Record summary: The prediction has a mean pLDDT of 81. Predicted 3D model of a 73-nucleotide RNA (transfer RNA) from a Kiritimatiellia bacterium.
[in-house]
Order: sequence, then structure tokens, then C1' cells
RNA sequence: GGGGCGUUAGCUCAGUCGGUAGAGCACGUGACUUUUAAUCACGGGGUCCCGGGUUCGAACCCCGGACGCCUCA
Repeated sequence: GGGGCGUUAGCUCAGUCGGUAGAGCACGUGACUUUUAAUCACGGGGUCCCGGGUUCGAACCCCGGACGCCUCA
């Protein structure tokens, strides 16, 4: 330098054919318990890596860029 994959909540990851952004864990509050843990209920938390384009509408499609991993030379 060429090619491929990935980037979404604090962490690990889903997200179908473009149509209100989700799960588990973690965190907070409450219940339970002598207390902790466990369990149960409820809740908060998002510039979907960045910029631009297409579209009535983009996490998703197109272009450019950044970072990480793999691979070829």
C1' cells in the first nucleotide's frame, strides 16, 4: 500500500425489508431479610465513531474520513 470485518447505554451485544433505539449484566429506589448476599418489582441512562449525500423519513443505503482486528504483498 491492496482487500475483508468491526465501531449502538458504564460493559458484552441484538436491531429483519429504511418507519417510536433494545436485551443481559452493572447502577439507583423499594419490597423481603436481624444485616449482607440472593430473589422480586420499578426506574434512570444514547451526538447509534465523525462529516457529507439520497429520502417524506437513515443505526440501516451511497461517498469521504478516524480508530481497532484479520489477511495479502
It was read from a public genome assembly. It matches the Rfam family "tRNA".